[in-house]
This is a predicted structure of an 89-nucleotide RNA (c-di-GMP-I riboswitch aptamer) from Thermosinus thermophiluss DSM 23256.
RNA sequence: AUUAUCCAAAGGCAAACCUGUCGAAAGGCAGGGACGCAAAGCCACGGGCCUAAGGAAUAGCAGUUAUUCUAUGGCAGCCGGUUGCAUGA
Numbered sequence: 001a002u003u004a005u006c007c008a009a010a011g012g013c014a015a016a017c018c019u020g021u022c023g024a025a026a027g028g029c030a031g032g033g034a035c036g037c038a039a040a041g042c043c044a045c046g047g048g049c050c051u052a053a054g055g056a057a058u059a060g061c062a063g064u065u066a067u068u069c070u071a072u073g074g075c076a077g078c079c080g081g082u083u084g085c086a087u088g089a
Stems, first nucleotide, its partner, number of pairs: 002089004012037002017032006035077001041082003046079002048075003054070006
């Protein structure tokens, strides 16, 4: 330098759930807590998934309401991209 992730892990992260807080929601953040993780580090450009405040369409309407669509909002612990640790070859 290339390549692989069967075994090990000093150290690291932290699902559900609970509390507080931000948000229309999805979800985020902080504390507690550990289901798990060898990239559960980073990236929303590609596929995928979640949400629908606002907007649009349709129906009806006094106000307004209902249904559907829509990301400009999110998810990196779905795939993917990228950098790196350990060990082996």
Its Rfam family is "c-di-GMP-I riboswitch aptamer". Gene Ontology term of the family: cyclic-di-GMP binding. The RNAcentral record of the sequence draws on ENA.